[in-house]
Context: one part of a larger RNA
């Protein structure tokens, strides 16, 4: 000189645009942050009101609403962190023994039956969470039966193995009406192939120090069986061999998430890994499997441990490293804010419902950017301060004054685009147009060399400076103040960080 997720002091006008707990993955009050579907499926209030009543009620609206239960399909996504991990973990080449819900293309099907469940009613237990019994019900809940283009098994003879309806429309058993049944369309459903995505699993290279760490290993290294897994494999067993790794640094330690990049250098290289993207690990700590196309699952179970909080002591209930916000720590990082209009996303057939994802607003000059704090003129070189050889110089065209202008900002008027037909949180915002006034906006450091910038007074090795070098002990361009000047400027300085 650059550089900074920045901190500190002094100042501080306005816009745009990035970023904002680096410390304790410390503890967490309080709302929110993942549902939704009635075109799966049964069941269904109540307030309130009208009417009627034999004064209990009873019936029609409310209303198939509302809340709740089976069931589907999503809570593996998307947010959040960086402790742990020196590792096939990432990164970059390649590989083969696999799997993939939703989506696309194709081929085939979809036929006939059964016994239960939760709601709901009754009935105990409990403080409470919640839980037990009994009767009863439905389904695209759940099981058999049939069939089998295919699929998988095979001793190649043969064995095994699926499905679910729902909604529209047109027809009809005929006096209409309700509609069984038929035919047809949309959404679904099975089996299977193929793709697409997406994930699992394997190997070359490449990935921090330390030898004041030199030997490490017994599922260790290899086989052969068998298990087990979607799949390969000591991933597990049994049994046989005794290999395997190391000074080309093994093992221990120690310190870290990698990476595309970032800063900085002319490059080589150095150092870093905030924000934005890829990956990867976590989820109070430890352990575990269950569900499922995926999970060993942040807002899901279960066991264990530690804080915590309810209790009737008998037992229970939590998890912010989600967005906000407490407290702590810490130099030090913001709102318990609006909206789903716009992207996106889960559900749904849509209408629509959720979404602290995301748009977006507040906060703080944290950074960059860009503007503005006025322009011309103006010499009696006023006044005033300051020096002064007392003539004067200088602040100084600087001010006053006269002329002009109105950016920002302020008042008032219009007013977009962002949205395809409709819907705009921002927002009466972005501009535009008009008024008024110069009117409401400049400071901070520093002037002995290094380094651009001097004199004057006060102090007298004192009070003080200070980055080196050094000033100060009576005329101090180096301390303090003051007028000058000097550099930068909405900033400027200190003190840290990297190069």
């Nucleotide at each position: 000189g650059a550089u900074u997720g920045a901190a500190c002091g002094c100042u501080g006008g306005c816009g745009g645009u990035a970023g904002g707990c680096u410390u304790a993955a410390c503890a967490c009050a309080u709302g929110c942050a993942a549902g939704u579907c009635g075109u799966g499926c049964g069941a269904g209030a109540a307030a309130g009101u009208a009417c009627c009543u034999u004064c209990g009620g009873g019936u029609g609206c409310g209303a198939g609403u509302a809340g709740a239960g089976c069931g589907g399909c999503g809570g593996a996504c998307g947010g959040g962190u960086g402790a742990g991990u020196a590792a096939c973990g990432c990164g970059u080449a390649g590989g083969a023994a696999u799997c993939u819900a939703c989506c696309u293309a194709g081929u085939a099907g979809a036929a006939g039956g059964g016994g239960a469940u939760a709601g709901c009613c009754c009935g105990g237990g409990g403080a409470a969470a919640c839980u037990c019994g009994g009767a009863u019900u439905a389904a695209u809940a759940c099981c058999g039966u049939a069939u089998a283009c295919c699929u998988c098994c095979u001793u190649a003879g043969g064995g095994a193995g699926a499905a679910a309806g729902a909604g529209g429309g047109c027809u009809u058993a005929g006096c209409u009406u309700u509609g069984a049944u038929g035919c047809u369309c949309u959404c679904g459903c099975u089996a299977c192939u193929a793709g697409a995505u997406g994930a699992g699993c394997c190997u070359g290279c490449g990935u921090a120090a330390g030898a004041u760490u030199a030997g490490c290993u017994u599922g260790u290294u290899g086989g052969u069986g068998a298990g087990g897994u979607a799949a390969u494999g000591g991933c597990u067993c049994a049994c046989c061999a005794a290999g395997g790794c190391g000074a080309c640094g093994a093992u221990c330690u120690u310190u870290a998430g990698c990476u595309g990049g970032u800063c900085u250098g002319a490059g080589a290289g150095g150092a870093c890994g905030a924000u934005c993207a890829g990956c990867c690990a976590c989820a109070u700590u430890g352990g575990g499997a269950c569900u499922g196309a995926g999970a060993c699952a942040c807002g899901g179970c279960c066991c264990a441990a530690a804080c915590u909080c309810c209790u009737a002591c008998g037992g229970g209930a939590g998890g912010c490293a989600g967005c906000a916000g407490u407290g702590g720590g810490g130099a030090a990082u913001c709102u318990u804010g609006c909206a789903c209009a716009a992207u996106g996303g889960a559900g749904g057939a849509a209408a629509c419902u959720c979404u602290g994802a995301u748009g977006c607003a507040g906060c703080g000059a944290u950074g960059c950017c860009g503007c503005g704090u006025g322009a011309a003129u103006g010499a009696a070189g006023a006044a005033g301060g300051c020096c002064u050889u007392u003539g004067g110089g200088u602040u100084g065209u600087a001010a006053a004054g006269c002329u002009c202008u109105u950016u920002c900002g302020u008042c008032g008027g219009g007013g977009a685009a962002g949205a395809a037909a409709a819907u705009g949180a921002c927002u009466g915002u972005a501009c535009c147009c008009g008024a008024a006034u110069a009117a409401g906006a400049a400071g901070g450091u520093c002037c002995g060399g290094c380094u651009a910038a001097c004199u004057u007074c006060g102090u007298g090795c004192c009070a003080g400076c200070a980055g080196c070098c050094g000033c100060g002990g009576u005329a101090a361009u180096a301390c303090g103040a003051a007028g000058g000047g000097a550099c930068c400027u909405a900033g400027c300085g200190u003190a840290g960080u990297u190069c």
This is a predicted structure of a 499-nucleotide part of an RNA (small-subunit ribosomal RNA, 5' domain) from an uncultured bacterium.
The RNAcentral record of the full RNA draws on ENA.
It matches the Rfam family "Bacterial small subunit ribosomal RNA". Rfam links the family to the GO terms structural constituent of ribosome and ribosome.